[in-house]
Molecule: Guanidine-I riboswitch aptamer
Organism: Halovibrio variabilis
RNA sequence: CCAAUAGAUCGCUAGGGUUCCGACACCAUCAACGUAUCACCCCUGAUGGCUGUGGCUGGUCCGAGAGCAAUCGACCUAACGCUUAGGCGGUAGGUUACACGGCGGGACAAAAGCCCGGGAGGA
Numbered sequence: 001c002c003a004a005u006a007g008a009u010c011g012c013u014a015g016g017g018u019u020c021c022g023a024c025a026c027c028a029u030c031a032a033c034g035u036a037u038c039a040c041c042c043c044u045g046a047u048g049g050c051u052g053u054g055g056c057u058g059g060u061c062c063g064a065g066a067g068c069a070a071u072c073g074a075c076c077u078a079a080c081g082c083u084u085a086g087g088c089g090g091u092a093g094g095u096u097a098c099a100c101g102g103c104g105g106g107a108c109a110a111a112a113g114c115c116c117g118g119g120a121g122g123a
Base pairs, nucleotide, nucleotide: 007072008071009070011068012067015062016061020059021058022056023053024052025051026049027048028047029046030045031044073096074095075094076093077092078091080089081088082087098118100121104116105115106114
């Protein structure tokens, strides 16, 4: 100094919201406390709620082309084996690079670095 490819799946994270769970608040009921200033209210606890809050740490959930990891695939090289040849096979090693980016729209409960989209545009 020199080769080729430039995909798929899965797990997770940054991030995201609020269906469900939980948290907190409020309300209702009951209990407990208290005891002649009784009861109520308040406080405490339990249960419930077509209630409110994601300007609630969380669990569930969504989740990256330009985040991480794994697997598969693809590709390259080497010697070996097979093959008339083109080529094929397993093995070993390696590569899978680079990457600024709206507005707007869409889905699910909802939002987003999700999808439209490596799009428009920019360089």